A computed fold for a 265-nucleotide RNA from a Bacillota bacterium, annotated as Bacterial large signal recognition particle RNA. The coordinates come from a structure-prediction model, not an experiment, and the mean pLDDT is 77. The organism belongs to Bacillota, within Bacteria. Rfam family: Bacterial large signal recognition particle RNA. Rfam's curators write: The signal recognition particle (SRP) is a universally conserved ribonucleoprotein involved in the co-translational targeting of proteins to membranes. Gene Ontology terms of the family: signal recognition particle, plasma membrane targeting and SRP-dependent cotranslational protein targeting to membrane, signal sequence recognition. It is annotated as a non-coding RNA gene.

[in-house]
RNA sequence: CCGUGCUAGACGGGGAGGUAGCGGUGCCCUGUACCCGAAAACCGCUAUAGCGGGGUUGACUUCCCACCCUAGGCCUGCCUUCUUUGGGGCCUGCCCGACGCAAGUGGUGUUGAGGGCUGGGUCCUGCGCAACGAGGCUCUGUGAACCCCGUCAGGACCGGGAGGUAGCAGCGGUAAGCAGAUACCCUCGUGUGCCGCGGGAGCGCCUGGUCGGAGCUGGCUACGUCGGUACCGCCUGGGGAAGCUUGUCGAAGGUGGGUGCACGG
Repeated sequence: CCGUGCUAGACGGGGAGGUAGCGGUGCCCUGUACCCGAAAACCGCUAUAGCGGGGUUGACUUCCCACCCUAGGCCUGCCUUCUUUGGGGCCUGCCCGACGCAAGUGGUGUUGAGGGCUGGGUCCUGCGCAACGAGGCUCUGUGAACCCCGUCAGGACCGGGAGGUAGCAGCGGUAAGCAGAUACCCUCGUGUGCCGCGGGAGCGCCUGGUCGGAGCUGGCUACGUCGGUACCGCCUGGGGAAGCUUGUCGAAGGUGGGUGCACGG
């Protein structure tokens, strides 16, 4: 140096969490790197830290150690940005409201302000009148087989006769009733009234007269005081996300070093 065989080792790893600690099952990240059994308020183990049973490879670019780089996770934070939520009306917007003021503006006023006195109306009520509604009176028409009136043909009755009596129909007129009709008149009624005569009330509003002689008003803005509102702004507390930062662990990858035994040639 070559060949053959054996053994060590390897046949994924990591993060958080859990645990006295280690590993596993479960979750997550990388990634494809044997099989079977059980395992979370659990399974097995003890710093030599998975257990039980099998299989492949085998001193090698596997493997072991150190360093570099770094996916990813976790921690930290004076941070920055976004989002969501709670509180604050003694932050304020800026919003609303009330009161005050009369600075500006507007309105009104010598065709007479505010104020004083006074009359009337509006309001309530009594009486009257009117209106409206209803009824009545009055007028016209119609209207009684008989039990309303007048006249009573025919017929009936009385009489010797002359004539008389009662009386239906018809005709005329009326009662009750029915219908109509302008006006006058009467009665009753009333949530009616530019009406008349009285009484009452009197805040407000309208209007007249008189005294008097310059303001009155409070619409808008401003100012002052007070009250309210958590929509927005502001202050403050919490949650979530992204970026950055501190620290920690760290796969894959890279670099360097190390790496057993036996036999034969």